Predicted 3D model of a 348-nucleotide part of an RNA (small-subunit ribosomal RNA, central domain) from an uncultured prokaryote.
The RNAcentral record of the full RNA draws on ENA.
Context: one part of a larger RNA
RNA sequence: CUGGGCGUAAAGCGCGCGUAGGCGGCGUACCAAGUUGGGCGUGAAAUCCCGGGGCUCAACCCCGGAAGGUCGCACAAAACUGGUAUGCUAGAGGCCGAGAGAGGGUAGUGGAAUUCCCAGUGUAGAGGUGAAAUUCGUAGAUAUUGGGAAGAACACCAGCGGCGAAGGCGGCUAUCUGGACCGAUACUGACGCUGAGGUGCGAAAGCGUGGGGAGCAAACAGGAUUAGAUACCCUGGUAGUCCACGCCGUAAACGAUGAGUGCUAGAUGUCGGGGGACAUGUCCUUCGGUGUCGGAGCUAACGUAUUAAGCACUCCGCCUGGGGAGUACGGCCGCAAGGUUAAAACUC
Numbered sequence: 001c002u003g004g005g006c007g008u009a010a011a012g013c014g015c016g017c018g019u020a021g022g023c024g025g026c027g028u029a030c031c032a033a034g035u036u037g038g039g040c041g042u043g044a045a046a047u048c049c050c051g052g053g054g055c056u057c058a059a060c061c062c063c064g065g066a067a068g069g070u071c072g073c074a075c076a077a078a079a080c081u082g083g084u085a086u087g088c089u090a091g092a093g094g095c096c097g098a099g100a101g102a103g104g105g106u107a108g109u110g111g112a113a114u115u116c117c118c119a120g121u122g123u124a125g126a127g128g129u130g131a132a133a134u135u136c137g138u139a140g141a142u143a144u145u146g147g148g149a150a151g152a153a154c155a156c157c158a159g160c161g162g163c164g165a166a167g168g169c170g171g172c173u174a175u176c177u178g179g180a181c182c183g184a185u186a187c188u189g190a191c192g193c194u195g196a197g198g199u200g201c202g203a204a205a206g207c208g209u210g211g212g213g214a215g216c217a218a219a220c221a222g223g224a225u226u227a228g229a230u231a232c233c234c235u236g237g238u239a240g241u242c243c244a245c246g247c248c249g250u251a252a253a254c255g256a257u258g259a260g261u262g263c264u265a266g267a268u269g270u271c272g273g274g275g276g277a278c279a280u281g282u283c284c285u286u287c288g289g290u291g292u293c294g295g296a297g298c299u300a301a302c303g304u305a306u307u308a309a310g311c312a313c314u315c316c317g318c319c320u321g322g323g324g325a326g327u328a329c330g331g332c333c334g335c336a337a338g339g340u341u342a343a344a345a346c347u348c
Base pairs, nucleotide, nucleotide: 004319005318006317007302008301012316014201015200016199017198021194022193023192025088026087027086028085029084030083031082033081034080035077036076037075039073040072041071042069049065050064051063052062053061054060091191092188093187094185096183097182103177104176105175106174107173108172109171110154114150115149116148117147118146119145120144121143125136126135162169163168206247207246208245209244210243211242215241216240220236221235222234223233258315259314260313261312262311263310266293267292268291269290270289271288272287273286274285275284276283277282278281297304298303321348322347323346330341331340332339333338
C1' cells in the first nucleotide's frame, strides 16, 4: 500500500461555526469532459511468453510470432457522472399563530442557616472522639433572648423531569437575548450534508492586576492513633473557593459510542404540543424529546436493539504488539505552570 477496524481488546478530535475540498433531490432539452463501442496510428531493440533453428547437450545465441499504454486521432452512442439552459416541490429555509423550559447576559431583591460584634438572662463547664487530648471558658464561655454586620450558597418544590453544541445551568423580580417544538401556510426553489487548515466556546485546579473574605479548606502547626504515621480521626489555619478584567486550554471533557440522511417487530412510563371520541376524566390518534423492557439482525462475549452497536450511502477524525513515551529533540503557543505536534536507540 491493499485490506481490516474504532461501546468494553489499539483507535471518535471536549464541543460548535465555517474556508478549500469531497458528496448531493425530481423532470425536460442541449453539449459530449468522464464513460462505452468498433476503426486507424503508435507503443525502438534487447528482455519475458509461444513456435522453430545453431553451438555434441545446456547455459548462451539466431529467426519468426504473440503480448504489452490511465496513449494519440477522427467517428459513433447518450443510460449514468459532469456541464449549460429551463422547470418542479418531497430536502433546506421563510411568513403567521400559540405554548414549554435551572438556555445565556445585566441590574435589583428575599428568607433560612453560619460566623463575628453589642446588650440582656445565666453559671461551670463547653467542644470533640472509638476513647481522648490539643482548643474555648470565672477577664463569664456553651445555652438562650433582642439588636447589628458580613460573605457565600439557594432547603422544600425536585422527578428515572426540563434546557443547552459541549463545558454546563436551580431562591424571586425586571430587562436584553439565543435555540428548539407544535399548528397553519397560497412564499423562496436544492439555497443541502460533511468539513483538512482556520476560528470561537470550553469543568476544576492554576497564573496576573485590583477588590472581597462568612463558611469550607491544599500547604502548615498542634493533639491523638501507631512499631513508625510526613496519613486516615480531632483542634486550629493560609493560599484558594467569591467579584471585575486578562491568561491557561486540560479532564474517566463518558453514552468510554463523530456528524448527516433513508429504511427495518413490538410493549410500557414520562415531558412539550396538536387532533378526535365519549363525556368531565378517561380513551384513541399524531408530531417532537427523554427512559425502561424486548424481537429480528448484529456482536468474541457482555450486550445493543427506531435515541442501534441492525441494513445502506456521504464526509471528517483516529488505530496498526507491550515497554521506552504521550517522553526526548525541534517548531508553535503560554507570564509561569505547562500545553500541542511528536520520534529513535534499546528491550520483551

Its mean pLDDT, the model's own confidence on a scale to 100, is 89. Rfam family: Bacterial small subunit ribosomal RNA.